[in-house]
RNA sequence: GCCCCCGUAGCUCAGGCGGAAGGAGCAACGGAUUCCUAAUCCGUAGGUCGCGGGUUCGAGUCCCGCCGGGGGCU
Repeated sequence: GCCCCCGUAGCUCAGGCGGAAGGAGCAACGGAUUCCUAAUCCGUAGGUCGCGGGUUCGAGUCCCGCCGGGGGCU
């Protein structure tokens, strides 16, 4: 330098071919239970979907350019 994959909640990841105002587990917080803790159960909050543009009535999803991570080739 070229090619491929990935980037979604604090962490690990889902989100066939674009269609309502994006979900799960763990963690966090509150409550129940307990003498207390843990475990268990119930509930709550938490997201510029890496950044910037484009296409579209509509983009996490399609296109372009960057940034970051991983792998391969010369």

Background
Transfer RNA from an Actinomycetota bacterium, 74 nucleotides, folded computationally. The prediction has a mean pLDDT of 80. The RNAcentral record of the sequence draws on ENA. It matches the Rfam family "tRNA". From the family's description: Transfer RNA (tRNA) molecules are approximately 80 nucleotides in length. The family's RNA type in Rfam is transfer RNA.